[in-house]
The RNA shown here (transfer RNA) has 71 nucleotides and comes from Candidatus Roizmanbacteria bacterium RIFCSPHIGHO2_12_FULL_37_23. The sequence was found in a public genome assembly. Its mean pLDDT, the model's own confidence on a scale to 100, is 81. The organism belongs to Candidatus Roizmaniibacteriota, within Bacteria.
RNA sequence: UGCCCGGUCGUCUAAUGGUAGGACGCCUCGCUCUGGACGAGGUAAUCGGGGUUCAAAUCCCUGCUGGGCAA
Repeated sequence: UGCCCGGUCGUCUAAUGGUAGGACGCCUCGCUCUGGACGAGGUAAUCGGGGUUCAAAUCCCUGCUGGGCAA
C1' cells in the first nucleotide's frame, strides 16, 4: 500500500427492513440457621458521520478501530 472478515448491555451471543432478545454478571426482594444454592423482579447495548426508505443493528457511501492474507 492492496484485498478479505469483524465491531450489539460489564461479558458472551441472537435478531426476514417492522417492539433490540437471551445467558452470565450486577442490584432488590423472597426462601434459608447462612448463601456463593434455589425462586421472583429490575438494571443495561447496536463504533462515528452521511445517504436510501413510511420505517435501518440490518441496505449504500465514508471514516475509526480489531484481526487475517499478499507485497